[in-house]
RNA sequence: GUGAACGCUAGCGGCAGGCUUAACACAUGCAAGCCGAGGGGUAAGGCUCUUUCGGGAGUACACGACCGGCGCACGGGUGAGUAACGCGUAUGCAACCUACCUGUAACAGGGAGAUAGCCCAGGGAAACUUGGAUUAAUACCCCGUAGUAUUUCAAAGUGGCAUCACUUUGUUUUUAAAGCUUUCGAGCGGUUACAGAUGGGCAUGCGUGCCAUUAGUUAGGGUAAGGUAACGGCUUACCAAGACAUUGAUGGCUAGGGGGUCUAAAAGGAUGGUCCCCCACACUGGUACUGAGACACGGACCAGACUCCUACGGGAGGCAGCAGUGAGGAAUAUUGGGCAAUGGGUGCAAGCCUGACCCAGCCAUGCCGCGUGCAGGAUGACUGCCCUACGGGUUGUAAACUGCUUUUCUGCGUGAAGAAAAAGAGUUACGAGUAACUCAUUGACGGUAGCGUAGGAAUAAGCAUCGGCUAACUCCGUGCCAGCAGCCGCGGUAAUACGGAGGAUGCAAGCGUUAUCCGGAUUUAUUAGGUUUAAAGGGUGCGUAGGCGGGCCUAUCAGUCAGUGGUGAAAUCCCGGGGCUCAACUCCGGAACUGCCAUUGAUACUAUAGGUCUUGAGUUUGGUUGAAGUAGGCGGAAUGUAGCAUGUAGCGGUGAAAUGCAUAGAUAUGCUACAGAACUCCAAUUGCGUAGGCAGCUUACUAAACCAAUACUGACGCUCAGGCACGAAAGCGUGGGUAGCGAACAGGAUUAGAUACCCUGGUAGUCCACGCCGUAAACGAUGAUUACUCGUUGUUGGCAACAUAUCGUCAGUGACCGAGCGAAAGCAUUAAGUAAUCCACCUGGGGAGUACGCUCGCAAGAGUGAAACUCAAAGGAAUUGACGGGGGCCCGCACAAGAGGAGGAGCAUGUGGUUUAAUUCGAUGAUACGCGAGGAACCUUACCUGGGCUCAAAUGUAGGUUGACGUACCGUGAAAGCGGUAUUUCUUCGGACAAUUUACGAGGUGCUGCAUGGUUGUCGUCAGCUCGUGCCGUGAGGUGUCGGGUUAAGUCCCAUAACGAGCGCAACCCCUAUCAUUAGUUGCCAUCAGGUCAAGCUGGGGACUCUAAUGAAACUGCCUACGCAAGUAGAGAGGAAGGUGGGGAUGACGUCAAAUCAGCACGGCCCUUACGUCCAGGGCUACACACGUGCUACAAUGGCCGGUACAGAGGGCAGCCACUGCGUGAGCAGGAGCGAAUCUCGAAAGCCGGUCUCAGUUCGGAUCGAAGUCUGCAACCCGACUUCGUGAAGCUGGAAUCGCUAGUAAUCGCGCAUCAGCCAUGGCGCGGUGAAUACGUUCCCGGGCCUUGUACACACCGCCCGUCAAGCCAUGGAAGCUGGGGGUACCUAAAGUCGGUAACCGAAAGGAGCUGCCUAGGGUAAAACUAGUGACUGGGGCU
Repeated sequence: GUGAACGCUAGCGGCAGGCUUAACACAUGCAAGCCGAGGGGUAAGGCUCUUUCGGGAGUACACGACCGGCGCACGGGUGAGUAACGCGUAUGCAACCUACCUGUAACAGGGAGAUAGCCCAGGGAAACUUGGAUUAAUACCCCGUAGUAUUUCAAAGUGGCAUCACUUUGUUUUUAAAGCUUUCGAGCGGUUACAGAUGGGCAUGCGUGCCAUUAGUUAGGGUAAGGUAACGGCUUACCAAGACAUUGAUGGCUAGGGGGUCUAAAAGGAUGGUCCCCCACACUGGUACUGAGACACGGACCAGACUCCUACGGGAGGCAGCAGUGAGGAAUAUUGGGCAAUGGGUGCAAGCCUGACCCAGCCAUGCCGCGUGCAGGAUGACUGCCCUACGGGUUGUAAACUGCUUUUCUGCGUGAAGAAAAAGAGUUACGAGUAACUCAUUGACGGUAGCGUAGGAAUAAGCAUCGGCUAACUCCGUGCCAGCAGCCGCGGUAAUACGGAGGAUGCAAGCGUUAUCCGGAUUUAUUAGGUUUAAAGGGUGCGUAGGCGGGCCUAUCAGUCAGUGGUGAAAUCCCGGGGCUCAACUCCGGAACUGCCAUUGAUACUAUAGGUCUUGAGUUUGGUUGAAGUAGGCGGAAUGUAGCAUGUAGCGGUGAAAUGCAUAGAUAUGCUACAGAACUCCAAUUGCGUAGGCAGCUUACUAAACCAAUACUGACGCUCAGGCACGAAAGCGUGGGUAGCGAACAGGAUUAGAUACCCUGGUAGUCCACGCCGUAAACGAUGAUUACUCGUUGUUGGCAACAUAUCGUCAGUGACCGAGCGAAAGCAUUAAGUAAUCCACCUGGGGAGUACGCUCGCAAGAGUGAAACUCAAAGGAAUUGACGGGGGCCCGCACAAGAGGAGGAGCAUGUGGUUUAAUUCGAUGAUACGCGAGGAACCUUACCUGGGCUCAAAUGUAGGUUGACGUACCGUGAAAGCGGUAUUUCUUCGGACAAUUUACGAGGUGCUGCAUGGUUGUCGUCAGCUCGUGCCGUGAGGUGUCGGGUUAAGUCCCAUAACGAGCGCAACCCCUAUCAUUAGUUGCCAUCAGGUCAAGCUGGGGACUCUAAUGAAACUGCCUACGCAAGUAGAGAGGAAGGUGGGGAUGACGUCAAAUCAGCACGGCCCUUACGUCCAGGGCUACACACGUGCUACAAUGGCCGGUACAGAGGGCAGCCACUGCGUGAGCAGGAGCGAAUCUCGAAAGCCGGUCUCAGUUCGGAUCGAAGUCUGCAACCCGACUUCGUGAAGCUGGAAUCGCUAGUAAUCGCGCAUCAGCCAUGGCGCGGUGAAUACGUUCCCGGGCCUUGUACACACCGCCCGUCAAGCCAUGGAAGCUGGGGGUACCUAAAGUCGGUAACCGAAAGGAGCUGCCUAGGGUAAAACUAGUGACUGGGGCU
């Protein structure tokens, strides 16, 4: 943008439009008639007369049917066919026709015979038809007259490109006519000829779809005749062999063409509805007749299909005219009015006819216009919605209310333009007749438009959207459901994206959706693209057609440019005006229509023709070079085999082995012989060749390139569709050959498997000759040719100059780097730069280089080469990460070196699983599992069973009621609770207090750690993580942070397009190790004094230890060596301590949607006589089993008994408990001190002595029995401890695995928290005793930095390939089957034209009949093409 459709909605008007589908079938009505002034006449009607009322007669009223004339070929419809001279445009006809109309000239005399109708008779159901008699004409015929008509021949002139045309003259042939009306003036007609106009016919140039998977087609030309209005193979006969075609013939598919329309900046692309022009068609196919014109929409004949009527014998029909019906479809209107206007037919005219046309009706289908009110009105009213701190925001000047207006609406009234004529009457002008003027007449629309008046805001707003693109945001519901979606995408419990609401935005009598076209899309690129890596350079060369092509001169003027003429219909578009109130719409004028043709010029360029030149190209002479090619000959080493010999037990092979070979003598070694294949060193970043490719030496033949030099030819050139040739390897055919190697194959290994990689063998093949194949990552992933454009440095071949250096030039071949180019990587005189010419190729991924078809091939296969369907990507280059069974450097109890464990036993504890009414919940690789829990008998407790309560545990506010509440006792009960009895306030009378009740405010260990805060674990105490400015890059991003060193460290130094900075590291803090100072009580006691059995016990003292505050001390500071430095090394010096002294606290940016809603807090959701809360009992303690963490052991470095020594750090009043007594003991009974450097709790290993003597023990202590103690309301489930007795497993632990580097491991005990008690062998601390080892960084694990590859980015626990299984979809093949259109051959053949024709008719002309050719249609046959379908089958796509 639309001829639209659908959904929701709808007040009015103007203008326009309205079957895009079934060229499907059609009921009914209408759409082409007119003329009595052509004719014979009179069926109907009017009028007059008459009548027996049946009718009859007349009529210059009128007229059915008939003869005749004109029309019916226009107007109207449709787009099936047609790829064509069909259409458009421009020409031509010297090759033509044209009724009616106009002009000019001439003419119209005489005659004859029929035939409709009417009448009579007949057939048929009907349609219709037969026979007889009679009749007319502007019907038909004959005779006459006539020419510039027509025919033959001849001559002259003029013109033309030509065939020839025209004019004139002569000769010759053939042919005309019609009347009618009249007012008597005339009018309308008729015939011939010429001319005009109009309309047509024919021919030609150019333009006008797709497919080459359609490449060959078949009937073009000449002569003669026929035919036509006319040319022509249009037709026929003969002749010759031609004609068309890669500039696309033929075939297939699709399609009416144009003016125009839509879109676009233009160029283009798409389209052809309405209006105009042309064409074609009229149920399908064929045919002609009539006519000026048709092969005829509402004519004819024939055939076919279909429908209808029928008396079954026969007939009728054609809406793609206007309405209308059915059907089809998403979808398209009234069986309307009128000839008033315009136009057409006919007629002298009046008039008649006209579904053309003018109007009206239906439809928001489109365009345009108008309205649905305007102004004021804030306590910014109420409702609604949203937020909330309870006060706001928004709807919103919106409403109410006040004032105003009346387009529209309703009522009433008035009321057009469109009408001009013709005809009639009259007047005037010249005589008629014509012209002009005057008068009167004619409106479907329509009482419509318009106008006036009255009333009153009265009658009138919706649709879509609101995540981004894209203008417009919140709440609720839902919970990957329901749904949305144009693309990206949204929805899995806080959805601006779904649905609803409020609000907003956009447009508005419409708004959205769907479909389709153009645009954006430079995304087919003419304007205006590309091809190294994104899709894309042919494998290479030669070369045809074609395209393009060096300098100068001349000519021509085809291209080109300019002027002029013609044309380019109108409408449309544009501009300027005019008319409807505006606009849409319409009218007038202009411009334009970018085109085509003709003509006149210009001549620079291209072209053409001619001439000329040498620089492009080629030739000549002389050199040089090379793995260039083909054929032949020769050579040595190696390998293998054979023979002989020496010699003996292995050889061979691998990661390790085995198969294999070998005592029948291998391997190894020596000699000899044979065979085939390949050519070591030279050798290179080399050379040659068009490419593929080419390597021992040599000979012959062949080709090429380069250099130097001169002479010659004179543009001879470049590129190249088709074509031809060459073309690695593998493969194929025939024949040879076969040493080594070696697909297939066999065996051995490896492996979960191993149809592989490895090993032992081994066939085709590899080699030769001849012939095929024709492909490769045939690559520089870079077509050929030419010209131009900074530099540096190698090298090959030649030439030249030399003064020993060296250097120039030409042709190749490499590396690096500029400008420029490029998306970047990169390219860069060997371009991917700047230009030119030609060729090839590309246009999203997959399907697919597949299918079908064709060509080639022996085959394998090659070449050409789609579509359906499917996806929203596929891809390139670069960036940052991550990863790698990639690389480099480095670190860590990471490995290694050690010592000790755990895994086996018993027990403790946690977890899983199972069980259960419940075994509450959470934590689950490292980073859960002696974890939350630093104390589950009740409580805790969240779980289960049962019994209760419903404002309930606290506080508050407001109101009401009561005098209680509480206590004691009783009943019931498991308790909670319930019920009862007794007792019971204060007061200043205001109330206080308490209880109860009402309202509000609760409670939840219910869910979501994936809505969160806070806290925590881990990577990891690893050395990293970033920023500002600058610089580099189109950008992501980089640099800094990299590099060389060094460090525990991104620690420091050096270097450096970077310079600085921040968070981390380190340091600052605490403990500990040394010393000093200060201070000495509850600590200490050297000296002095006192005193005790003894004892810092006392006086006293601050020296020491210690306590606890301050300070010092360590910094690679010093020395040596190395180093530029940073720093490193040295058992260095000194020092209490030495290179971070040891330990702690301290955890960067971030990762794991890591953990926790059950510590706490918190959003949302959920429960509210319960998921809240109280109570009793039970459970969390279950037990076939599995795992983790521990304890105790298995013993002599030990057990047991006796004696004896030394800590630190802590705790203590509902406590620690000295001391005394009792008890075997746990403990009990007394009892002093101490809220504690004062009192108290308190060591063990160790040491000394004794015993046991290698055993299931004097080891080990589980389990069980008995008796007790303590705590507690209560130890049954379910506590700890004590004594006596019992005395299990276990004799050092499989695979595998854990922590630890020094006061560490190991070992020994002590304390504390929690706590009535304790299941503590746990946790957190404390001290005592006190080792071993580290060569080193290859490997395992983790980490850091740099670098590399990547198809990964949820980041390797990634991504991803193929089969198989299942569903769906489209498609190929297929025995076949069924259709369709077209062609060919043969047979048959209607109607009909043409031709022939003796019998019949006719006087004749002629006709009937018969017949020949052709043909629509029908039939038969064999092929080809195309479509559908098909058991089965192949692959493909999606899930």
A computed fold for a 1439-nucleotide RNA from an uncultured prokaryote, annotated as small-subunit ribosomal RNA. Its mean pLDDT, the model's own confidence on a scale to 100, is 83. Rfam family: Bacterial small subunit ribosomal RNA. The sequence is in RNAcentral, with records from ENA.